[in-house]
Context: one part of a larger RNA
RNA sequence: GGAUGAACGCUGGCGGCGUGCCUAAUACAUGCAAGUCGAACGGGAACCUCUGGAUUCGUCUGGGGGGGAGAGUGGCGAACGGGUGAGUAACACGUAGGUGACCUGCCCCGAAGACAGGGAUAACCAUUGGAAACGGUGGCUAAUACCUGAUGCACUCGGUGAUUCAUUUCAUCGAGUAAAGCUUUGGCGCUUCGGGAGGGGCCUGCGGCCUAUCAGCUAGUUGGUAGGGUAAUGGCCUACCAAGGCAAAGACGGGUAGGGGGCGUGAGAGCGCGGUCCCCCACACUGGCACUGAGAUACGGGCCAGAUUCCUACGGGAGGCAGCAGUCGGGGAUAUUGCACAAUCAGCGAAAGCUGGAUGCAGCGACGCCGCGUGGGCGAUGAAGGCCUUCGGGUUGUAAAGCCCUUUUCUGGGGGAAGAGACAAGGACGGUACCUCAGGAAUAAGUCCCGGCUAACUACGUGCCAGCAGCCGCGGUAAAACGUAGGGGACGAGCGUUAUCC
Repeated sequence: GGAUGAACGCUGGCGGCGUGCCUAAUACAUGCAAGUCGAACGGGAACCUCUGGAUUCGUCUGGGGGGGAGAGUGGCGAACGGGUGAGUAACACGUAGGUGACCUGCCCCGAAGACAGGGAUAACCAUUGGAAACGGUGGCUAAUACCUGAUGCACUCGGUGAUUCAUUUCAUCGAGUAAAGCUUUGGCGCUUCGGGAGGGGCCUGCGGCCUAUCAGCUAGUUGGUAGGGUAAUGGCCUACCAAGGCAAAGACGGGUAGGGGGCGUGAGAGCGCGGUCCCCCACACUGGCACUGAGAUACGGGCCAGAUUCCUACGGGAGGCAGCAGUCGGGGAUAUUGCACAAUCAGCGAAAGCUGGAUGCAGCGACGCCGCGUGGGCGAUGAAGGCCUUCGGGUUGUAAAGCCCUUUUCUGGGGGAAGAGACAAGGACGGUACCUCAGGAAUAAGUCCCGGCUAACUACGUGCCAGCAGCCGCGGUAAAACGUAGGGGACGAGCGUUAUCC
């Protein structure tokens, strides 16, 4: 000198674009953050309407049509999106490969198919236990829910023959395994097989921290055989057999740490960092476990244990903000319990559409970068005042006053968007940006420094005191170094200090 997710002191007019818990992965009140489909299914409240009966005129009760709330079965989604960086020195990441050891819902392409039956169950009704959470029993019912049979290939398994380096390929035989309907009649779905796209699993070479004041480490350890398990290889697991495997090119141990694209600095080499944005990983109160599913060992699913908070009728229950806001606490320090689904994107739906604290916006903070303004011209009797003085004067200083002008900003009035598409309607932002008219210099300057480094000097006060200080060093009676004033210098809505990196 540059830089920062900064903080602190003094000061502070406006706008645009960014950015904002670095600490306690501490604990959390409250609201919201994942739904959607009636074109899969049964049922159906309020309410509207037509029409009967009874009536003590208060009302009670029945049938038909419309209507479709809340709940339920079923499907898809909920494994994405959003957060955090605790753990992890590891095939976690980056890069280059392998998979002859693998999976893949939705989407695209191709081939073939969807025949015949069945039994339940929630909702609902009745009854019943419980303070609640939540149940029990009996009865009724539907489906694209579930089951059985049939058919069946290019599917799966097994046998035989041929073929291959092979668990490959081909032929043949046997066994096994499918399906679902809805519709506004346009379509949308369903089953099996093959291929694709995109996504993922696993394996390997190489690369990237400190420490030897860590030198030896290792029994599922290293390898083999057989089996289990998995989508799949494999000590991944089990049994048996062998005695191996790693290490000074640093094993093992300890410390620290999410990795990368990138960011800062530097002429570069390098050094430091990994916040915002993007990719990958890991985690979701702590630890463990599986279920469902194409996909999870699942942040807003489940079970168990633990810690903890809450409710309780004491028998028993409920919870998990490292989602968005917000609260306590910690801290030098970090924002609103805002608006909207209008746009983008995502989920569901045939669609209309619904939902989305993703996202788009607004609010707060000079936290950063950039831009603008706080006026312009003329104006000497060089006014007054201040300060200095050799008392002559010098300086503040064209500075002010005064005269003329302008209106960026500001205040008020008027108009007023784009963002919205290949139909209509539809804009949170927002009466915002912007345009225009009027008014009046009006609403707007500070901070640090002035001994040398280092641009900028005098006076007074103080008297090794009070104090200053980045280094050298100033202060003990004329201090350009302390304090104040005048003057000056630097930067400027900022300036200075502190911390950290180059």
The part of an RNA shown here (small-subunit ribosomal RNA, 5' domain) has 502 nucleotides and comes from a metagenome. Its Rfam family is "Bacterial small subunit ribosomal RNA". The prediction has a mean pLDDT of 84. The full RNA is in RNAcentral, with records from SILVA.